The prediction has a mean pLDDT of 82.
This is a predicted structure of a 72-nucleotide RNA (transfer RNA) from Candidatus Yanofskybacteria bacterium RIFCSPLOWO2_02_FULL_45_18.
Lineage of the source: Bacteria > Bacteria candidate phyla > Candidatus Yanofskyibacteriota.
The sequence was found in a public genome assembly.
Rfam family: tRNA. About the family: Transfer RNA (tRNA) molecules are approximately 80 nucleotides in length.

RNA sequence: GGCGCCAUCGUCUAGCGGUUAGGACAUUUGCUUUUCAAGCAAAGAACCGGAGUUCGACUCUCCGUGGCGCUG
Numbered sequence: 001g002g003c004g005c006c007a008u009c010g011u012c013u014a015g016c017g018g019u020u021a022g023g024a025c026a027u028u029u030g031c032u033u034u035u036c037a038a039g040c041a042a043a044g045a046a047c048c049g050g051a052g053u054u055c056g057a058c059u060c061u062c063c064g065u066g067g068c069g070c071u072g
Base pairs, nucleotide, nucleotide: 001071002070003069004068005067006066007065010025011024012023013022018055027043028042029041030040031039048064049063050062051061052060
């Protein structure tokens, strides 16, 4: 340099064009406990950037950025 794959809450991850963007762990608050842990309840928290297609894009296309793999 070429080709392929990937990018979503703090972390891991689901989401095959119309979801309130869901779950687990973690965090915070409350309950419980003498305290801690565990348990229960609640809360906050995310679509890598830009353009295009479409009535509508996390989802499809293109470009870029970053990561991983294969390879001259």